[in-house]
RNA sequence: GUGGGUAUAGCUUAGGGGCUAAAGCACCGGGCCGUGGCCCCGGGGAUGCGGGUUCGAGUCCCGUUACCCACC
Repeated sequence: GUGGGUAUAGCUUAGGGGCUAAAGCACCGGGCCGUGGCCCCGGGGAUGCGGGUUCGAGUCCCGUUACCCACC
């Protein structure tokens, strides 16, 4: 340089054009407990960035950034 893949919460993942973007772990508050852990209830936190298509985009298209793979 060429081609391809990935990018959603602190971490690991779901979301297959249509609500308020979901879950586990982690974190915060409470309950339980003599204390801690386990367990139970509740809470905060995310779509890499910029455009386009669409009535509607995490999802489709283009560009761009980062990382990974192959080739050179």
A computed fold for a 72-nucleotide RNA from a Candidatus Kaiserbacteria bacterium, annotated as transfer RNA.
The coordinates come from a structure-prediction model, not an experiment, and the mean pLDDT is 81.
It matches the Rfam family "tRNA". By type it is a transfer RNA.
The organism belongs to Candidatus Kaiseribacteriota, within Bacteria.
The sequence was found in a public genome assembly.